[in-house]
Molecule: c-di-AMP riboswitch aptamer (ydaO/yuaA leader)
């Protein structure tokens, strides 16, 4: 003095994923009684379980408009998501033997989307640009129906600068 695991806390990121009550358990801290300890008791942050409710997300679901491309040669079709769409190269499969289709991988971008008080706008910097679900079935859609509120992350900052205007914090 640095890295590295645990635990607790604290300020943050992403995402719809928050927030309030009741309850049960539990860390810490306090408060009475006390001579002291130890038990039990009340209150308090926060934390795990349940319930409820708020709020915020998503699917289905007329009319009237839209499609008349669902099946079909090789691929049905649709859904949340920023995650689309090309290019080259590898291997593999199929077969109508073409630079035809498909799936996998490595690369390069690229529609697109994140980033420290909130929203808009400039100019920059670092990232992301995935994976999953329904099952042959869904355009849009008042009313009505049904569900989800998980998880994954960071650390003394690019958590940059500069610009309007409201709002919220905090001294």
């Nucleotide at each position: 003095c640095g890295u590295g695991c645990u635990c607790u806390g604290u300020c943050g990121c992403u995402c719809a994923a928050u927030c309030u009550c009741c309850g049960u358990g539990u860390u810490c801290c306090g408060c009475a009684g006390c001579a002291g300890u130890c038990c039990a008791g009340c209150g308090g942050u926060g934390c795990u379980c349940g319930g409820a409710g708020a709020g915020c997300c998503g699917g289905g679901g007329a009319a009237c408009c839209a499609c008349u491309u669902c099946u079909u040669c090789a691929u049905g079709g649709g859904g949340u998501g920023a995650a689309u769409c090309g290019g080259c190269c590898c291997a593999c499969c199929g077969c109508c033997c073409g630079c035809c289709g498909g799936u996998g991988g490595a690369c390069c971008g690229u529609a697109g989307g994140a980033g420290a008080c909130c929203u808009u706008c400039c100019u920059g910097c670092u990232c992301c640009g995935a994976a999953c679900c329904c099952g042959u079935c869904a355009g849009c859609u008042a009313a009505c129906c049904c569900g989800g509120u998980c998880g994954g992350c960071g650390a003394a900052g690019g958590a940059a600068g500069g610009a309007a205007a409201g709002g919220a914090g905090a001294a």